[in-house]
Molecule: c-di-GMP-I-GGC riboswitch aptamer
Organism: Deltaproteobacteria bacterium
RNA sequence: UCCGAUAAAGGCAAAAUCAGAGCAAUCUGGUGACGCAAAACCAAGGGUCCUGCCAUAACAGGACAGCCGGGUUGCCGAAG
Numbered sequence: 001u002c003c004g005a006u007a008a009a010g011g012c013a014a015a016a017u018c019a020g021a022g023c024a025a026u027c028u029g030g031u032g033a034c035g036c037a038a039a040a041c042c043a044a045g046g047g048u049c050c051u052g053c054c055a056u057a058a059c060a061g062g063a064c065a066g067c068c069g070g071g072u073u074g075c076c077g078a079a080g
Base pairs, nucleotide, nucleotide: 002080003077004076011036012035016031017030018029019028020027021026034066040072041071042070045068046067047064048063049062050061051060052059
């Protein structure tokens, strides 16, 4: 360095629910833990979702990093 244990310490927090913000996707906080070694950050790759348009597509704007892939940073450590 790769790697990731029935290890230790600490961390994050799905669904649901309550309060608030937003047209919405969704976000913030409380409760709560399904899970996570990057479930930390990045939306300029793909994807999904929302809004605008009567509607589909296209287009424009937006959301999701806990969908896939990628980039950056990073705790601990046994075996190999």